Small-subunit ribosomal RNA from a bacterium, 1516 nucleotides, folded computationally. It matches the Rfam family "Bacterial small subunit ribosomal RNA". Its family is annotated with structural constituent of ribosome and ribosome in the Gene Ontology. The prediction has a mean pLDDT of 84.
RNA sequence: UUUUAUGAGAGUUUGAUCCUGGCUCAGGGUUAACGCUGGCGGCAUGCCUAACACAUGCAAGUCGAGCGGAGUUAGUGUUGUAGCAAUACAGCACUAACUUAGCGGCAGACGGGUGAGUAAUGCAUAGAUAACCUGCCACACGGACGUGGACAACCCAGGGAAACUUGGGCUAAUCCACGAUAUUCUUAUAGGAGGCAACUUCUAUAAGGAAAGGAGCAAUCCGCCGUGUGAGGGGUCUAUGUCGUAACAGCUAGUUGGUAGGGUAAUGGCCUACCAAGGCUACGACGCGUAGCUGGUCUGAAAGGACGGCCAGCCACAGGGGCACUGAGACACGGGCCCCACUCCUACGGGAGGCAGCAGUGAGGAAUUUUGGGCAAUGGGGGAAACCCUGACCCAGCAAUGCCGCGUGGGGGAUUGAAGGUCUUCGGAUUGUAAACCCCUUUUGUAAUGGAAAACUAAAGAUUGUACAUUACGAAUAAGCCACGGCGAACUACGUGCCAGCAGCCGCGGUAAAACGUAGGUGGCGAGCGUUACCCGGUUUUACUAGGUGUAAAGCGCAGGUAGGUGGUGCUGUAAGUGGUAUGUGAAAUCCUGUAUCUUAAGUACAGGGCUGCAUACCAUACUGCAGUGCUUGAGGGGAAUGGACGCCAACGGAAUUCCCGGUGUAGGGGUGAAAUCCGCUGAUAUCGGGAGGAACACCAAUGGCGAAGGCAGUUGGCGAAGUUCUUCCUGACACUGAGCUGCGAAAGCGUGGGGAGCAAACAGGAUUAGAUACCCUGGUAGUCCGCGCCGUAAACGAUGCACACUAGGUAUUGGAAGUAACCCUUUCAGUUCCGAAGAUAACUCGUUAAGUGUGCCACCUGGGUAGUAUACUCGCAAGAGUGAAACUCAAAGGAAUUGACGGGGGUCCGCACAAGCGGUGGGGCAUGUGGUUUAAUUCGACGCUACGCGAAGAACCUUACCCGGGCUCGAACGGCUGUCUUAAAGCUCUUCCGAAAGGAAGAGUGGCCAUUAUGGGAGGCAGUCGAGGUGCUGCAUGGUUGUCGUCAGCUCGUGCCGUGAGGUGUAUGGUUAAGUCCCGCAACGAGCGCAACCCUCGCUCCAUGUUGCUAACCUGGUGUAACACCAGGUGCACUCUUGGAGGACUGCCCGCGUAAGCGGGAGGAAGGAGAGGACGACGUCAAAUCAGCAUGGCCUUUAUGUCCGGGGCCACACACGUGCCACAAUGGUCGCUACAAAGGGUAGCCAAGCCGUGAGGCGGAGCCAAUCCCAAAAAAGCGACCUCAGUACCGAUUGCAGGCUGCAACUCGUCUGCAUGAAGGAGGAAUCGCUAGUAAUCGCUCAUCAGCACCGGAGCGGUGAAUGCGUUCCCGGACCUUGUACACACCGCCCGUCACACGCCCAGAGCUGGUUCCUGCUGAAGCUAAACUAAAGUUUAGUUAAGCAGGGGUUGGUGAUGGGUGUGAAGUCGUAACAAGGUAGCCGUACGGGAACGUGCGGCUGGAUCACCUCCUUU
Repeated sequence: UUUUAUGAGAGUUUGAUCCUGGCUCAGGGUUAACGCUGGCGGCAUGCCUAACACAUGCAAGUCGAGCGGAGUUAGUGUUGUAGCAAUACAGCACUAACUUAGCGGCAGACGGGUGAGUAAUGCAUAGAUAACCUGCCACACGGACGUGGACAACCCAGGGAAACUUGGGCUAAUCCACGAUAUUCUUAUAGGAGGCAACUUCUAUAAGGAAAGGAGCAAUCCGCCGUGUGAGGGGUCUAUGUCGUAACAGCUAGUUGGUAGGGUAAUGGCCUACCAAGGCUACGACGCGUAGCUGGUCUGAAAGGACGGCCAGCCACAGGGGCACUGAGACACGGGCCCCACUCCUACGGGAGGCAGCAGUGAGGAAUUUUGGGCAAUGGGGGAAACCCUGACCCAGCAAUGCCGCGUGGGGGAUUGAAGGUCUUCGGAUUGUAAACCCCUUUUGUAAUGGAAAACUAAAGAUUGUACAUUACGAAUAAGCCACGGCGAACUACGUGCCAGCAGCCGCGGUAAAACGUAGGUGGCGAGCGUUACCCGGUUUUACUAGGUGUAAAGCGCAGGUAGGUGGUGCUGUAAGUGGUAUGUGAAAUCCUGUAUCUUAAGUACAGGGCUGCAUACCAUACUGCAGUGCUUGAGGGGAAUGGACGCCAACGGAAUUCCCGGUGUAGGGGUGAAAUCCGCUGAUAUCGGGAGGAACACCAAUGGCGAAGGCAGUUGGCGAAGUUCUUCCUGACACUGAGCUGCGAAAGCGUGGGGAGCAAACAGGAUUAGAUACCCUGGUAGUCCGCGCCGUAAACGAUGCACACUAGGUAUUGGAAGUAACCCUUUCAGUUCCGAAGAUAACUCGUUAAGUGUGCCACCUGGGUAGUAUACUCGCAAGAGUGAAACUCAAAGGAAUUGACGGGGGUCCGCACAAGCGGUGGGGCAUGUGGUUUAAUUCGACGCUACGCGAAGAACCUUACCCGGGCUCGAACGGCUGUCUUAAAGCUCUUCCGAAAGGAAGAGUGGCCAUUAUGGGAGGCAGUCGAGGUGCUGCAUGGUUGUCGUCAGCUCGUGCCGUGAGGUGUAUGGUUAAGUCCCGCAACGAGCGCAACCCUCGCUCCAUGUUGCUAACCUGGUGUAACACCAGGUGCACUCUUGGAGGACUGCCCGCGUAAGCGGGAGGAAGGAGAGGACGACGUCAAAUCAGCAUGGCCUUUAUGUCCGGGGCCACACACGUGCCACAAUGGUCGCUACAAAGGGUAGCCAAGCCGUGAGGCGGAGCCAAUCCCAAAAAAGCGACCUCAGUACCGAUUGCAGGCUGCAACUCGUCUGCAUGAAGGAGGAAUCGCUAGUAAUCGCUCAUCAGCACCGGAGCGGUGAAUGCGUUCCCGGACCUUGUACACACCGCCCGUCACACGCCCAGAGCUGGUUCCUGCUGAAGCUAAACUAAAGUUUAGUUAAGCAGGGGUUGGUGAUGGGUGUGAAGUCGUAACAAGGUAGCCGUACGGGAACGUGCGGCUGGAUCACCUCCUUU
């Protein structure tokens, strides 16, 4: 420079947010297994567990061209016997071919298996071997002469069940031995050359050491011996790398080295003797655990992480262990000896065996194949070769175990979107061009025919009649699995009902489940699909790349300092790090790129690249290192000045408490929320004087000073230490940090000896309380103080390691210095506080005293709980401290900030909230509702405020829903359909019978619509059927309506701005208002729903209106008078009134205050600051109320949970509560006379006059569908009379008798009247309710419902008509601001500990029982070594040693009565410790105490609210 490659997130803590942080998911992979399913082919792969045990067969032989034999066959020759002969038989010799037990040679050390052991005797990489070996193979040179001997086989004779074996005899060789010869061989000696040396090389001399033959007619070939070289193979050594654990910290006697020797192919303590006392280790020795190593494989963006199956390289092993022999090579998988364990055979004497070779068996296990074919190919062994052997290998078989390819059909086919299935709003939709049907194809399949390459060759192919080709047949033979709440593609129905079940995480399921089960549909993958297990990834969640530590986990309590790490500045050298170039190596396979080849692909082959590494050589010298030499700015020192509660020691001082003595003095003192215990007449408290003793040092005093931290405070002296400032002085990097280590280290506590005034754990008593092991009070001991010695911890905190450099300022303050004569002041150095720039931070906040920007070093963190616990170790007298886990369990735990809610937090404000008043309730009797009880039933609902004279504005029947009894079953009412009947039924009227009625039965009479053609239509009856009906359930499935906070003043939006965000601002502050009403102001500007106004009623005026209202004036008539007067009619609309409309009030005017809004006062006015009252109820809260007013989803019921009827009940009654009425009397009661309303109602009605009745009422019938008539009398009040304080001339309950009214019907169970009766009650405990003006209080009137009535209730109307409000401390409710919070279901919240129960786990535990390892002693096989003996073979002895036995130690498992701890578990017990000032602020350390949370003492912290003060800061 070019090219290529190159990183995804999601769910889950919260009401919501940001952060921290864990858990979980999506991806890829596997020697896999399991579940469901399964058509074909190619290529691979296939005991991961018991290196557990193995039946059977096979896996290593070969050479006759090394040797002697033996056997078989054939041939030739010959002998014998038989036969007349041919010939047959037997034997011998030779030849040929074949076979081979033995001797001999080579190979059995390769190939094949397995991974137990091994943490280095291994492996990987790079080297060394001048410290070595090498059969077969290749090349070169030289050689092979002579002689001798034995042992198998074989023969003979024995032993033994067998395996096998003994003795004697014969024999060959490429068997063995001896002699000769021999170098560039070996050894020794001497000398020369090279070299520092080790050593190499040359020369000379001496000594020593070889051999085998075979085949062939032959040429010749194959062998043999010596030497050298090579190739390939191997041995040994070195460096580097190579898992976890330090809760393994010290290990080591052949150990480390030397000398000498032995041994080996060779170095070496490899071995032996002697000498020395070394060697290894924090860069992790020793120990323990785990593990074959690598090329590589999987994953990943990479860096890394995990793994090491198949294939390839190395190593180790061959039932467990030891040992050697042979050999070129072994301490030898299919060789040997011995011990042990196991199995088998046995005649009991003795023997045999080793599948971790290929198949196969059993066992183990979730789990892994055929006792196959072949040596055709490749390769190996032997052979001259043919050839033989080869479970190496090549093939086949089994298994979807994996990868790859193919198929299960293709096209058409909807104006019948068929049938069936599913859903449905019942219209339809969907399955779905899918099927059917038509046309076509034939991969695969079946059948048949042909038929390779691989192979050289004369011929011979396991695979294999395979691949492949051709033909025929015929859509024929071939689809499943998982999922469908989110993550994460895909939805409905039914069933189930916190059950059954699901679940990777969050979580689903308690009657409408897209989450369970099934079905339909859909999505994904597809001969597979899911699940489980494991690895990497995501996870920057161990951070090298690439994290953090103020508050989330995390800075050691503080310092000194060792190792280590790091280090100012100039120059010179060097070249270790560093950079570059080159060379070697980095096996092959794998990987990447390309090409080729199997039809393609997987697969395979070839070529190139790469293998990021290591080593060597050379070059460069910026930086680092190393060596040398300088410098002064870091650091240190000298000199001058200076401040300080810095430390230690000693002396001294005054105030106060307590105690003692004395005086004065008398009845209390003390203490608390209030008390009591306590002290006091034996004289306290108080007061005065004197004395004793201990501890602590008021004011000054401060965000002040000093110290490394802990900490340090009266005054003075002594000794000692650190700092700051100034300096033209000195040294010259001497520095920074600091694992271990050492020292210091509050309080409490411990030991010992003193001391002891006050205070005060424990303890005692008194209170408080449900209790009070506390808070409060009275006492009081350790302790607090001192000396000496321990302890070593704290919220030891700035929750902030140390050092250095850099990055705006301002303010205050402490101590120095400079300028100046001096002050102010300015500058500067070192500290201390606050605010703030940039920047940082999750935010809070930090900000030259950093939590900013950088450098160096140290310490520490990695989810919560378990737990700072257990065990182990170290320290301590003890208390305890330090180091410090796991099982199990949860899906969170946590930080900061936000919005709410809450607080026995604060501030401001409002309300009949309190207060000030008036009248009540709670007591009595009665009425009424509720609870409870009762009952056959006492129907149901409503339950704090916001249920309880509520639903109910009318329960004798009805209502009525409840109970008992009697009836009906398409039904009491309604719709559709089918059949049938219609001149007969139905209906209507009536009669009879049964019956309580409903109902049932019988009968008589009456009864005929429309168009008409038999008939049809309508209507109706009957029968059947589908719908009915249900005050049955669910108000927690709903609509609608309503209550409540609350007629409280709030609740929001758009745009903008601020904040990462939730959110905030607007809507805060200051004023004002009844009000988020308005004003000022403001990063806000506007707007909406609420407030207010618009609506209705009442209050004033005007206009219009004029009957049924009014009628003054005027007229007429009448009555009556002394006169006024009264009645009726006309007239009129003036007045009152009715109805409709208009005006009027707006802080408009004046004064004062105020910037304004507005407030106070005044005038005028009918009305004055919202004139009075009503209607009107924001966003929302309470799963508030109502399925019984209505409507309605779902569920339930259908001869009953429906419906009809009679009777009963809802009216019960020991009792409790709510709401009312009447009273208790004289402001009253009774009697008499007499006056004044408003608003309503009336035809199934209101009912006048008149008459009767004491009365309820009756008779009567005028008037009125109403401003006309009626209900209708208003009552309290007023006037007069009586009663005179008593259970009364108060009160009226209760009861008796007699009546009236309504109604089919007043017994249960109506109301009214009269007479009689005359209960309780003498003003109501704790507590509690209403009301602020025409209000309370009091008086009557009307109405709805209604046959009548419970009505004393409710809804309205008017009459008479008050008192009080200082004020906001307190109670209740509410609004706004602020603060704390561990609450958010929101304080009726949250939450702690003991105890009890169940289950899980762990620890300790008298012990018991295994594994492993070390030490000591004894014994000790084979083998080896040594010695002795021997001619030899060999024998004996000694040493060593595997195994064994005994004793002891370390370590690590299993199990164990019991004890302890911890965790988990919808509704257990006791308290209430924490969160708000959590009701005694909390927490930390320590000590004592207590059922428990915990309490108290001492010291510390703020991670404490609130109020006040001080200081500082900000600001218009």